[in-house]
RNA sequence: CUCUUAUCGAGAGUGGCGGAGGGACUGGCCCUUUGAAGCCCGGCAACCUUCCAGCGCCUACAUGGCCUGGAUCGGUGCCAAUUCCAGCAGGACAACUGUGUCCUGAAAGAUGAGAG
Numbered sequence: 001c002u003c004u005u006a007u008c009g010a011g012a013g014u015g016g017c018g019g020a021g022g023g024a025c026u027g028g029c030c031c032u033u034u035g036a037a038g039c040c041c042g043g044c045a046a047c048c049u050u051c052c053a054g055c056g057c058c059u060a061c062a063u064g065g066c067c068u069g070g071a072u073c074g075g076u077g078c079c080a081a082u083u084c085c086a087g088c089a090g091g092a093c094a095a096c097u098g099u100g101u102c103c104u105g106a107a108a109g110a111u112g113a114g115a116g
Stems, first nucleotide, its partner, number of pairs: 001116008013041001015040003021031003025087004042079003047075002050071005056066003083108001088105007
C1' cells in the first nucleotide's frame, strides 16, 4: 500500500511543556492567544492478548471450540460538535425555479483483527 471483516448517536483533564493552527479531502459550519497542532502525564473504552465466572450452546467428549458477563498486566485505539454536517442514489414533506427539512442505503474516511 492492497484485500477481507467488525465497529463508528455512549465515554474520557479547570494538569505540565509548547507556541498557531486545527476539525482526512471539497463545500459549509465550527473550534482556537479565555491558548491550536505536537510531546508528557492523566483518563476513557474493551478490538486483540491474558485471567476469572456461567445452574448457556456444539462435539472428534478435551485441561477443547463458540457464546455471554467480568477484570484490564500487556499490544493498539480514542479523549469539541453523530465519522461536526453534506458531497452519490432513492423516498417523504414544504416551497415553487432559488431550494429547504427529514428518512433509507451506498461511497469516502477512521480504528481494530486477519491475510497478501
Predicted 3D model of a 116-nucleotide RNA (SAM riboswitch aptamer (S box leader)) from Ferroacidibacillus organovorans. Its mean pLDDT, the model's own confidence on a scale to 100, is 82. The source organism's lineage runs through Bacteria, Bacillota, Caryophanales, Alicyclobacillaceae and Ferroacidibacillus. Its Rfam family is "SAM riboswitch aptamer (S box leader)". From the family's description: The SAM riboswitch is found upstream of a number of genes which code for proteins involved in methionine or cysteine biosynthesis in Gram-positive bacteria. The sequence was found by an Rfam model in a public genome assembly.